Background:
A computed fold for a 1525-nucleotide RNA from a bacterium, annotated as small-subunit ribosomal RNA. The prediction has a mean pLDDT of 84. It was read from a public genome assembly. Rfam family: Bacterial small subunit ribosomal RNA. Gene Ontology terms of the family: structural constituent of ribosome and ribosome.
[in-house]
RNA sequence: UAACUGGAGAGUUUGAUCCUGGCUCAGGACGAACGCUGGCGGCGCGCCUAAUACAUGCAAGUCGAGCGUGAAAAGGGGGCAACCCCUGAGUAAAGCGGCGCACGGGUGAGUAACGCGUUGGUAAUCUACCCCCAAGUCUGAGAUAACCUUUGGAAACGAGGGCUAAUACCGGAUGAAGCGGGCAGGAGGGAUCCUGUUCGUUAAAGAUUUAUUGCUUGGGGAUGAGCCUGCGUCCUAUCAGCUAGUUGGCGGUGUAAUGGACCACCAAGGCGACGACGGGUAGCUGGUCUGAGAGGAUGAUCAGCCACACUGGGACUGAGACACGGCCCAGACUCCUACGGGAGGCAGCAGUAGGGAAUAUUGCGCAAUGGACGAAAGUCUGACGCAGCGACGCCGCGUGGGUGAAGAAGGUCUUUUGAUUGUAAAGCCCUGUGAGGGGGGACGAAAAAUUUAAAAUUGACGGUACCCCCAGAGGAAGGACCGGCUAAACACGUGCCAGCAGCCGCGGUAAUACGUGUGGUCCGAGCGUUGUCCGGAAUGACUGGGCGUAAAGGGUGCGUAGGUGGGCACAUAAGUCAGGUGUGAAAUCCCCGGGCUCAACCUGGGAAGUGCGCUUGAAACUAUGUGUCUCGAGGCUGUCAGGGGUAAGCGGAAUUCCCGGAGUAGCGGUGAAAUGCGUAGAUAUCGGGAAGAACACCGGUGGCGAAGGCGGCUUACUGGGGCAGAACUGACACUGAGGCACGAAGGCGUGGGGAGCAAACAGGAUUAGAUACCCUGGUAGUCCACGCGGUAAACGAUGGAUACUGGAUGUCGGUCAUAUUUACAUGGUCGGUGUCGCAGCUAACGCGCUAAGUAUCCCGCCUGGGGAGUACGGUCGCAAGAUUAAAACUCAAAGGAAUUGACGGGGGCCCGCACAAGCGGUGGAGUAUGUGGUUUAAUUCGAUGCAACGCGAAUAACCUUACCUGGGCUUGACAUCCUUUUGAAUACACCCAGAGAUGGGAGUAGGCUCUUCGGAGACAGAAGUGACAGGUGCUGCAUGGCUGUCGUCAGCUCGUGUUGUGAGAUGUUGGGUUAAGUCCCGCAACGAGCGCAACCCUUGCUUUUAGUUGCUCCACGUAAUGGUGAGCACUCUAAAGGAACUGCCGAGGUUAACUCGGAGGAAGGUGGGGAUGACGUCAAGUCCUCAUGGCCCUUAUGUCCAGGGCUACACACGUACUACAAUGGUGCAGACAAAGGGGCGCAAUACCGCGAGGUGGAGCAAAUCCCACAAACUGCAUCCCAGUUCGGAUUGGAGUCUGCAACCCGACUCCAUGAAGUUGGAAUCGCUAGUAAUCGUGGAUCAGCAUGCCACGGUGAAUACGUUCCCGGGCCUUGUACACACCGCCCGUCACACCAUGGGAGUUGAUUUCACUGGAAAAUGCCGGGCUAGCCGCAAGGAGGCAGGUAUUGAUGGUGAAGUUAGCGACUGGGGUGAAGUCGUAACAAGGUAGCCGUAGGAGAACCUGCGGCUGGAUCACCUCCUUU
Repeated sequence: UAACUGGAGAGUUUGAUCCUGGCUCAGGACGAACGCUGGCGGCGCGCCUAAUACAUGCAAGUCGAGCGUGAAAAGGGGGCAACCCCUGAGUAAAGCGGCGCACGGGUGAGUAACGCGUUGGUAAUCUACCCCCAAGUCUGAGAUAACCUUUGGAAACGAGGGCUAAUACCGGAUGAAGCGGGCAGGAGGGAUCCUGUUCGUUAAAGAUUUAUUGCUUGGGGAUGAGCCUGCGUCCUAUCAGCUAGUUGGCGGUGUAAUGGACCACCAAGGCGACGACGGGUAGCUGGUCUGAGAGGAUGAUCAGCCACACUGGGACUGAGACACGGCCCAGACUCCUACGGGAGGCAGCAGUAGGGAAUAUUGCGCAAUGGACGAAAGUCUGACGCAGCGACGCCGCGUGGGUGAAGAAGGUCUUUUGAUUGUAAAGCCCUGUGAGGGGGGACGAAAAAUUUAAAAUUGACGGUACCCCCAGAGGAAGGACCGGCUAAACACGUGCCAGCAGCCGCGGUAAUACGUGUGGUCCGAGCGUUGUCCGGAAUGACUGGGCGUAAAGGGUGCGUAGGUGGGCACAUAAGUCAGGUGUGAAAUCCCCGGGCUCAACCUGGGAAGUGCGCUUGAAACUAUGUGUCUCGAGGCUGUCAGGGGUAAGCGGAAUUCCCGGAGUAGCGGUGAAAUGCGUAGAUAUCGGGAAGAACACCGGUGGCGAAGGCGGCUUACUGGGGCAGAACUGACACUGAGGCACGAAGGCGUGGGGAGCAAACAGGAUUAGAUACCCUGGUAGUCCACGCGGUAAACGAUGGAUACUGGAUGUCGGUCAUAUUUACAUGGUCGGUGUCGCAGCUAACGCGCUAAGUAUCCCGCCUGGGGAGUACGGUCGCAAGAUUAAAACUCAAAGGAAUUGACGGGGGCCCGCACAAGCGGUGGAGUAUGUGGUUUAAUUCGAUGCAACGCGAAUAACCUUACCUGGGCUUGACAUCCUUUUGAAUACACCCAGAGAUGGGAGUAGGCUCUUCGGAGACAGAAGUGACAGGUGCUGCAUGGCUGUCGUCAGCUCGUGUUGUGAGAUGUUGGGUUAAGUCCCGCAACGAGCGCAACCCUUGCUUUUAGUUGCUCCACGUAAUGGUGAGCACUCUAAAGGAACUGCCGAGGUUAACUCGGAGGAAGGUGGGGAUGACGUCAAGUCCUCAUGGCCCUUAUGUCCAGGGCUACACACGUACUACAAUGGUGCAGACAAAGGGGCGCAAUACCGCGAGGUGGAGCAAAUCCCACAAACUGCAUCCCAGUUCGGAUUGGAGUCUGCAACCCGACUCCAUGAAGUUGGAAUCGCUAGUAAUCGUGGAUCAGCAUGCCACGGUGAAUACGUUCCCGGGCCUUGUACACACCGCCCGUCACACCAUGGGAGUUGAUUUCACUGGAAAAUGCCGGGCUAGCCGCAAGGAGGCAGGUAUUGAUGGUGAAGUUAGCGACUGGGGUGAAGUCGUAACAAGGUAGCCGUAGGAGAACCUGCGGCUGGAUCACCUCCUUU
C1' cells in the first nucleotide's frame, strides 16, 4: 500500500412481422462413472449402493514404588556320573487391588426435535485426573481370591472343604469452614440470599532408594458435563381440528439438579389458519458449488455438535455410560456340541463374499505428534507418521531446439495448369529437463531421562529428497470436432438404406450433417460422453413479471379476522437511526507477507463474518397514549326522478277450443311436394261463450337495481339513489381470507294449472344415406305456490376504494344565475349515461376524467400445449351434478395482434362468342387418322384435363428405324495421335461362294511438291499398340436452348421522400374515362422502368417515278388472238411519298379527360388483318432436333446386313372426310379467279387407249412456256320421294403408274357388286362480317402415296334485348383456424399396434393406533419361613445382608378391530402415440342450417334439437349517435 471491481447472449412457432411463451445451447463445478489414449513428479482424495453378512490377524491396556503367591528354559557354577543345588529370578504368567476402558477411531440407520445454530440463564446443578489455599493422616477387627484338596461337565464354566495379604472391606477416636435443624441481625418488591450464634451429624492408607508421593475433609480455580430459554431451521391443507398426565394447583417420590419427570388428590384446562394434529423426506452447522448480487443447490474429505453400535428392552459399576471391541433378558442369524448345553456381533485397520456404473494393501513403524498406565525406565496405541494401488482431482515438467526449397518422394484434390500436406521430412549444426548408469547423501531430533558439568544415545519413511559425474535426440501424443448455434471443408462410398442428432434437423444417385480418406479447428497426458447442481431463466420477478383480446378479475353483494388509513399539538421510545462494548471456535474465502527451484500445497498477521446480547443517545417517520379539528364517513331537514322489490285486484287486443248462423269444396303447407284437416260440411265469415299465457303502439346506445334482472293499469307495504341547505357526531374509514346472503335459462321434489309454443317421440319430404336442416302433429317443460340446485360468452371477456391529469359534442335527473322578444333560450354546477379525440399508455388492435394514463391501499388469479377442469380423496346435493383438484405419459411448439397473398356456395364495379340471340356442326352411320386397351418375337420411343389424342411425323413397302429374329465385325461405320510397311490420291469395271454383310481372286486408267538425287513431305491402304471412338442407353426432378399455358389479360416493379417498433404501406387507392395502370382531376407523394399504345409487314384511296414478258386511248392485220407498228393514257407491276389527327361543328361533361351526334372523306374514332407475349405460374413439355453435368455399356446397350414389325384387333375415346338427298343427283352446253410451283423439273400441240395412262418432245430456269379445263354458278333436259338415277362402303375380275421390290403393306383406272345410313339420346363445339357456311385451286414433304397441314381466291348470310345466371379474367373491399395457399385445413366413432394410467371380486406385504391377553431381564415396594464373618449383646438374640417369594411397571409376542400405504390382479374405462385402413364431413368463408357458452333430451360418429345468454357473426336495409363537406 490493503482486504475494492462488477451484470454479453444465441437457435427454434410464421410466406414474412411484432409480441407472449416454452424447449434447447454456449459457462462453471463434481468423492463421479464409461469410451479411446497414456511419459514423469508434487500435493490432495478414494463404498455416494446392502446401518447386507463376515473367514483370519491386529485395533486397550498398564502399575511389583498397593498385596499375597510364583514357574520353565538357555547360559553360568558345584559334583566322577546319573543327577542335584545355587544363579537365572522374585523374572514370565495368573490372581486380589488401583487407574484407564465414557478418550481416541467408525457410521449417518433413526431424528422435523431445544436435535442443531445463535443469544442468554442456572440464586435449580455436578465435575475423576490437574492447580492454589486451609486442616488432618490416630487406633482396632473379620474375611476373601490366588494357592492346596475333593468333585461335576464334551466344552464353556463351575461346586464343596481348607490356608493367606493389602492403598480390598469394616468398627472406634478426633473434627468444622461441610451437611441438617433452631435463634438473631442485614439485603431484597418477592422467591431467596448473606453474617453471627447454638444443637446434632459425618474422614482417612499407606508405599519408598528418605528426595518425595499417595490418602481424608473443606474452600477456590481450571476443564468437562447436565438442565432451562428468546429467535432461526424442508415439503404437504387431497392432513382441520388435536389433547386425560392432557393444562394448572396442593402434597409427595425421584435426581447432581428444575420440572407431570413420576404418584395421590383437586380444578377443567392447554394447542391450533402466525398452520396445531397427521403424512412424507432429512442428521444439523462452520462451510462447499454457482451467481454481479439477492438468491438457488448442497452438507464427501477437515472441524464443532448430535445420534447409533446385529434388532428391541434393561439396569449395574463409575466422577462420568444406561457403555462399539462390558453385563442381563428377548428375537433373528451364524458357529461348536458327547444333544445335556454353550459361543458370537468389523457402522475400528486391513481383508472376503454380495450388491453395484463405481471406490485401494490381510504393508512398515511407534522415529515424530497425541493418548492410557507408571515415580521412572518403559509397555500399549490399525490414533497417528509413512509407504503401496488408482490420470479420481488440482498444479508443474517433458516428448526436443536452430537451420534447411530440389518447395523431394508419397498421399489428397484438380479447371490437368497446378494447389495442398509443407520447413513439415530427409540432410547439417546443437542442447540435455525427465527416464537410464555411477558416486555422495539429508532436514525432520531435541526434549525427556542419567549426570557436578560435558559428552554420548534415538529415523518407519529411506540409500528417499537433494548434489556431482557419464552417455545420447535417443524409449515418451493423443482425443474430440469441422450444416447453423460454434472455431474449422473437400473427395469417394451409400441412396429415407445403413446411419447421425444437444435444439433446429440431415439421408429418397451430385450429402460441407451418415461411413472412410485427405486437409483443417480446439484442447493436450489428456480428450470426449453420460449423470447431477447453479447460471443463462426477469421462466415464481424482495432486488425484478403479469391478468381487455396471449395463461390469468372471484357471477354479485354484506361482512369477521387480518392488512391499510385524514389535519394539529404534547408525551413515550416498541419499530427506526447513530456511537461504544461482548460474542460471532479453528480451518475455509479475501488482503499483505513467509516456506517448498515455481505452482498446486503449507504457513504468520490482518480483514471479513451483513447475526445476536448489553449499554449510551436521537425523535423526523411508523406505532402507542392523551387532547383537539372537520375536508373523509355518517346523521337531520326539504325536494325530485325511476319497468327497484313483494302482495292483491282489474283491463283490452290476439291465439286456441266449444255452441249457433250463413256457406261450399277444398283448406293447409313448401324450393317443389306429401303427411295432416275437410261432403259426418272444413278453410274463409258473423254472433255468443270458456280458458290460459303474454302485455303492441309509447320505446329511446332512455330509466332503475349490487349482480342476475325489471315494461298493461290501480292499490297497499317496502329498499336504494340524486340535488339543495348554516347550526349535529367527530375518523366512526377503505378493502376483505374463511363465513353469510342473492344468483338467467335448463333441471329436480310435492301440489295445482295447461291457450299458444315445444326437447323426446311419430309421420311426410330431401338425400348416396338424413337418427338433421323443411313440413304436419305432439309429451315433459314453459305458468302458479312452497322447497332444492348454484351454474352461463353470469362479458365492458376490464375486482373494489381514493386522489390527480387538455378538450369537443349528444342525452337523463336535480339545482343556480342571467337577460329578454317571458316559458323559448343562454351560461354555470352536482350526479348518471353515450360518441369523437390531446398528452400518456399498449405487442398491436385500441384505451383515453366511465382509463387499459399517473399514483397509493386491500382482495382474487396466472406461470408452455395436450393429458384435464379429468382421476382419486374430501365437502355439498334427492338426483343430475357442483366445488376443491393432481400425476404418469406425450409434443416443440400451442397462442395474441397485425401484414402480404390465395380462397369464399361474401359484397361492389368491369370485361371476354362467357351466357343470351342466331347460323352451322360433333355425339348416331360408313370410312380415314390418332390414342387407350388387348395381342405379339417385336407391335420402337415420347406427348396424357383445359394446354395429349390428322400431336413430334412437311409422307413407316426396303431405307427411314430407334423395335424383334437370325447372320457378321471388334481401335471399330466416323475423329485425332504413335510404330512398321506398302502405294500417289482417286476413278472405273470383272469372276467365284453366300440371303446379304462379307470373304477369296484377277485387272484398267491415273501419275503431286521439294531435292544436295540419298531421300523428305503431303495423301491414302494394310498390320499392330493403346490413349480413345461410339451409344435414339438412364436422369427434362441436375441443366442450357427452344416451346406450350394463364394471356395480347393489363398488369409487374424501382429510386428518393413520407409513414409504421416491424412485416409492410404510400406511389398503384379515390372521382370520372378508356380496348388499355389509356388519359384527366384530386391526393404525402414526386419521378422512372418493363408491359399498353405507336414505330414494322399486309390490305383499303391517291400522287410521283419506271414501262417488259404487262397494258392498249391510236393505226394496220387475222377465221380468231397485243399478232404487228406505235405509245405508257388506263389496268397492273414495285419503289418512294401523301392521307386520319377527335383536326372541324353541335350536345353532354368539372371551361378536363372523354362520350354521343354531324359534316367532309376511299377510309372515323386502335379503319381490317398480321408480327410483336411484361414480372411471373405450372419441378408444364422436350437428354429421341441440338448442346450438356453425372451415371451406365465397351468382342456390346457400339456397328454392318437380310427378313419381319411400327399397318395386329373383341373393344373404348378424340379429330376429320363422305353422306342420308329435290336449295338435290345425272347428262349436255356456257362464264368468271387468286396465289403458287417447275431442270434427276413442268411439259404444250399431235397420235394411241373407255380410262388410269402411253408414244413423242415445241416451249420454258419463267409477269413470256408449262402445271392449268377452276368449281360452286348459269341455261336446257331428266329423275319424282324410294334405301331411290340418293349414298357410296365392301367384295370379285381386269388394269395403269412409281419403284431393286407393291405378299405382309402404295396410289390410281375400268367393269361388276351396292353395306350402314331417312338428320342422330344425355351431353357438347365453333363463329359477330367479307366473318360463319359453302365451292374449288395451289404448295411443302415426296420415287410413289393426302379425307391431314399450310396457303389462295369464288359465292356469301343470320343475330346480339341485355349482363340475372354458367365459365374465365381484372380492380376495390370484407371474413379466414388456408400459405404445398379450398384439389386447402380439419373433427369424431370404428379397426390394428404400442405406452403410461383410473376402477376392480380380491390377494400379498409394510407401517401406525386402539382394546384385550401375555409377562423375560430389571427396578421399586412388601414378605411368614430359610441362610448369614465384621457392628451391638455375657448369652439368647438383634440390626443389617443374601437367596427365594409376591405386587406394580415392563420388551419381543398372541388375538381382535381400525387407519395409512405399496405390489400383483380376471375383467373394464377413458387417454396418448403411430407416411399412406373404414365411415361420414362437425368446425375454419355467411364453411353451405352463423358459431359459441350453460343446461336437458336424443343419436354409428363427428353431432342434432329445445330453453336462456354472448358477438369472439358475414351480408343487405333501417334506426340512433359522432365526424367531415